This is a predicted structure of a 72-nucleotide RNA (transfer RNA) from Anaerolineaceae bacterium 4572_5.2. The organism belongs to Anaerolineaceae, within Bacteria. Rfam family: tRNA. Rfam's curators write: Transfer RNA (tRNA) molecules are approximately 80 nucleotides in length. RNAcentral records the identical sequence in 2 taxa.

RNA sequence: GCCACCGUAGCUCAAAGGUAGAGCAAUCGCUUCGUAAGUGAUAGGUUGAGGGUUCGACUCCCUCCGGUGGCU
Numbered sequence: 001g002c003c004a005c006c007g008u009a010g011c012u013c014a015a016a017g018g019u020a021g022a023g024c025a026a027u028c029g030c031u032u033c034g035u036a037a038g039u040g041a042u043a044g045g046u047u048g049a050g051g052g053u054u055c056g057a058c059u060c061c062c063u064c065c066g067g068u069g070g071c072u
Base pairs, nucleotide, nucleotide: 001071002070003069004068005067006066007065010024011023012022013021018055026042027041028040029039030038048064049063050062051061052060
C1' cells in the first nucleotide's frame, strides 16, 4: 500500500427496514441471627463520527476514525 471482518448498556453478545433487547455486573427490596446462595424490581444506550437513500435506518449506500486478520 491492497483486501476482508468487526465497532450496540460497565463486560460478553442479540436485533438482517417498523417501539433498541438478553446474560453477567450495579442499585434497591424479600429471604437469613449475619454473609453467601436464591428470588423480585429498578436504573443504565446521542447503536464509533459525519453525510445520503427511505414515510421510517443498528440494519442499505458513501467518506472518515479505531480495532483484528490476511496479502505484498